[in-house]
Context: one part of a larger RNA
RNA sequence: CUCUCCAAGGAACUCGGCAAACAAGCGACCGUAACUUCGGGAUAAGGUCUGCCCCGCGUAAGCGGGGCCGCAGCGAAAGUGUCCCUGGCGACUGUUUAUCAAAAACACAGCUCCCUGCGAACUCGUAAGAGAAUGUAUAGGGGGUGACGCCUGACCAAUGCGAGAAGGUUAACGUUGAUGGUCUAUGAAAUUUAUUUUGUAGGCUGAUCGGCCGAAGCCCUCGUCAAUGUCGGCGAUAACUAUAAUCGUCCUAAGGUAGCGUAAUUCCUUGUCUGGUAAAUUCAGACGUGCACGAAAGGCGUAACGACUGGGGAACUGUCUCGGAGAGGAGCCCG
Numbered sequence: 001c002u003c004u005c006c007a008a009g010g011a012a013c014u015c016g017g018c019a020a021a022c023a024a025g026c027g028a029c030c031g032u033a034a035c036u037u038c039g040g041g042a043u044a045a046g047g048u049c050u051g052c053c054c055c056g057c058g059u060a061a062g063c064g065g066g067g068c069c070g071c072a073g074c075g076a077a078a079g080u081g082u083c084c085c086u087g088g089c090g091a092c093u094g095u096u097u098a099u100c101a102a103a104a105a106c107a108c109a110g111c112u113c114c115c116u117g118c119g120a121a122c123u124c125g126u127a128a129g130a131g132a133a134u135g136u137a138u139a140g141g142g143g144g145u146g147a148c149g150c151c152u153g154a155c156c157a158a159u160g161c162g163a164g165a166a167g168g169u170u171a172a173c174g175u176u177g178a179u180g181g182u183c184u185a186u187g188a189a190a191u192u193u194a195u196u197u198u199g200u201a202g203g204c205u206g207a208u209c210g211g212c213c214g215a216a217g218c219c220c221u222c223g224u225c226a227a228u229g230u231c232g233g234c235g236a237u238a239a240c241u242a243u244a245a246u247c248g249u250c251c252u253a254a255g256g257u258a259g260c261g262u263a264a265u266u267c268c269u270u271g272u273c274u275g276g277u278a279a280a281u282u283c284a285g286a287c288g289u290g291c292a293c294g295a296a297a298g299g300c301g302u303a304a305c306g307a308c309u310g311g312g313g314a315a316c317u318g319u320c321u322c323g324g325a326g327a328g329g330a331g332c333c334c335g
Stems, first nucleotide, its partner, number of pairs: 001328006008321002012319001017316001027049004035040001037147001051068007069073001082314007089306002094106002110145007122131003148301004153231003158228002160224005167219003174212005179206013232250005259293001260290001271287005
C1' cells in the first nucleotide's frame, strides 16, 4: 500500500456517514401513502414464495394437492435498486470550464418587445458578390424572460428610442466687405539727388477679421418602462398602556401594490415563539422591527425530474469508543 475478520456498543467519528458495511433477481403472488399537471408518485413502502419426488389437470408452458431433505433450493460464474420523512434552487431530457469547478451556471419549449414589404432587415466582403432564401410577416433577424398555475402595481422628471415641426443655435461651400504681405503699372509730397513718405488701379497670397446664405444634430413639443431605470421624510393623534385606521407639514416624475419575508438576501443575530433532541449557533413552521425582498436582471406557488444542496430517521457497519489478529505486495535496513 491492497485485502480479510472481530467482543460489547452502533455515527459517540467527522465540516459532512467521507470511506466502508448493509441491502438488492426490475422472477412470481399479495400489497402500496401523501401529493398530483390524473400521465404519475411506484419496483413506492412492506410481506410471502422459489429445490426434489408422487398424483390430478393441461399438447405445452404451467397450475393445484400430498410428501422428502438441508443453515441455505435464481443452492450465485458473471450480472443485479439501500430505503423513508422534510426544505432550498433549477420545471423537465440535455450542455459546460479537453487537463483542480457538472452546478443553483448555459440551453430549452413557452411568453414578450424591437427591426424587416423583399435588390428585406441582418451578417461576411474594398468591391463584385454570397449567406439570409430558391424563404416572403403563421417568414427572417435581434434583445429579455424561461414548463405549467395565479399574476406582473406606480412613475416618461433624467437617459435611450420613436414621431414632429413653429422658433432658437449651428459646419464646410457660396457670396460680399475689411485688413496684412508681395509684385506690376501710374501719380503726389519732402528733401541730404537717390532715397524716404503717401495715394490710385490690378495680379498673387494669409490656420487673418466681419456681414449674408446655410442641412442633419442639439435646444424644443409629444409618445414610450416585458426600454436604461426609480419607487420619501418629519411631527401629532383613540376613555389603562401600547399601537395608530386618522390629521398636519415638507419634498417628489412617482413615493414599493399583490405576494413573499431573519430569506442562496437580516448587520444587530445563536432575533422571538413553536416543533424536533436528554441537550441543537444547523433544521422545519410561524412572527415582521425588510441594516439592504418585490413583480419578465420577473414575484409567489408547483406534480415529476437532479452524480445539485440543507435538516431528520430506519437499516448497516472498525467512521469511532480503541484497538487487535491475519494474508499479500512495494521501499529501506540487515544477512
Large-subunit ribosomal RNA, domain IV from a marine sediment metagenome, 335 nucleotides, folded computationally. The coordinates come from a structure-prediction model, not an experiment, and the mean pLDDT is 84. RNAcentral holds the full RNA, with entries from MGnify. Rfam family: Bacterial large subunit ribosomal RNA.